[in-house]
Molecule: FMN riboswitch aptamer (RFN element)
Organism: Leuconostoc gelidum subsp. gelidum KCTC 3527
RNA sequence: AAUAAACUUCAGGGUCGGGUGUAAAUCCCAACCGGCGGUGAGACAUGCAUGACAUGGUAAGCCCGCGACCUGCGAAAGCAGUUGAUCUGGUCAAAAUCCGGAGCCGACCGUAAAGUCGGGUAUAAAGAAGUUAAAA
Numbered sequence: 001a002a003u004a005a006a007c008u009u010c011a012g013g014g015u016c017g018g019g020u021g022u023a024a025a026u027c028c029c030a031a032c033c034g035g036c037g038g039u040g041a042g043a044c045a046u047g048c049a050u051g052a053c054a055u056g057g058u059a060a061g062c063c064c065g066c067g068a069c070c071u072g073c074g075a076a077a078g079c080a081g082u083u084g085a086u087c088u089g090g091u092c093a094a095a096a097u098c099c100g101g102a103g104c105c106g107a108c109c110g111u112a113a114a115g116u117c118g119g120g121u122a123u124a125a126a127g128a129a130g131u132u133a134a135a136a
Stems, first nucleotide, its partner, number of pairs: 005132006017029003031116002033106002035066004042058001044056004048051001061104002070081004086102005108119003
C1' cells in the first nucleotide's frame, strides 16, 4: 500500500415575466433544474521517448448500471419486483459522450390538475472522504 471489520462525517437543483379564472409557481405562453458509480476522442496540468504517447484530476439528466420513490411478501431485519427521456448535421480511424441544431424526461400524498410549492423528509440512501492503524 491492498484486503476485511467496526465506527465517524458528508451526501439534490429549479417558475423570471405574462394569460385565463373566485381560486393556479399545478392549466396556457414562457422560465428554470439535473443525485451516485462506470465509459469517454474534448479542454487543462505534468513528463520526455514529441506521440493515434504516458500519467493525473476533470468532462453524459435522456449510453451501461445504481439510489430514492412505488408494488408484493414479512412481526421485524430484510427479500423479491417495477421504475423516465435523443434524434439530427459536422469533425474523426473511431462520437449515444466533442461542436452546431432541434427535441424529450422527471415517484407518492396535499392543493385548481405540480420535475420546481407544502408534506412524509432535521428521514433514508447510491456513494464520497476519514478514523481505529500500528505491526507483520